[in-house]
Parts: sequence; C1' cells; structure tokens
RNA sequence: AACUUAUAAAGAAAGGUGGAGGGAUAGGCCCUACGAAACCUUGGCAACCUAUUUAAUUCAGUUUAGAAAAGGUGCCAAUUCCUUUUCGUCAAUUGGCGGAGAAGAUAAGUA
Repeated sequence: AACUUAUAAAGAAAGGUGGAGGGAUAGGCCCUACGAAACCUUGGCAACCUAUUUAAUUCAGUUUAGAAAAGGUGCCAAUUCCUUUUCGUCAAUUGGCGGAGAAGAUAAGUA
C1' cells in the first nucleotide's frame, strides 16, 4: 500500500525551537508575521483495543448497558470546515432541506 468492520453536529492548548506556509485531493471558504508546517516539553480530550470493574444475561467473559482511565493508539480552529455522485422534496437562473454513496481520517482485524 490492499481488503473487512465500526465511528464522526460532542470534546480538549500552553510554552520552547523554527521562520512561511497550512486546512488530504479539486472547487470554494477559511487559518496564518498578534507567527504556518515540522520538532521538543508539559497539559488536556475521548473511550477504539488490552487490563480492571458494576448490573442484567448466557452452555460459555456469552451478550447488552454502564463505571473508570492503568497500558496501546488517536485527537486538541471551523460538522470529516463545506461541496463534488445519485435519489427525494421545496423553490424555480447556478439554490435550500433530507436520504444514500464516493473519497479521506481513526480504531480493530485479515492475508
């Protein structure tokens, strides 16, 4: 890199180094010298996996709903920032709303 499954309107930043980019891609719209990316330190959020734990349940830690946050990841501008394809609907100039999808992200797993 590929495939499978799950999730996303919530949540959480300070300092140091650095010195112009960043928000995946395209279009838009934003962030940024009142300091981008990247790296380091400290802090925090969340609860996917492991361990722990409560109640119910099962042939069975088997399943469901919680708690907690020790370990493994992840994350800490904007709904995954919005849209892209398609269906429905409303309006009728290129629009709005809703459903499904694509793509990407993260986790767990597969060969």
SAM riboswitch aptamer (S box leader) from a Flavobacteriales bacterium, 111 nucleotides, folded computationally.
It was read from a public genome assembly, where an Rfam model found it.
The organism belongs to Flavobacteriales, within Bacteria.
The prediction has a mean pLDDT of 83.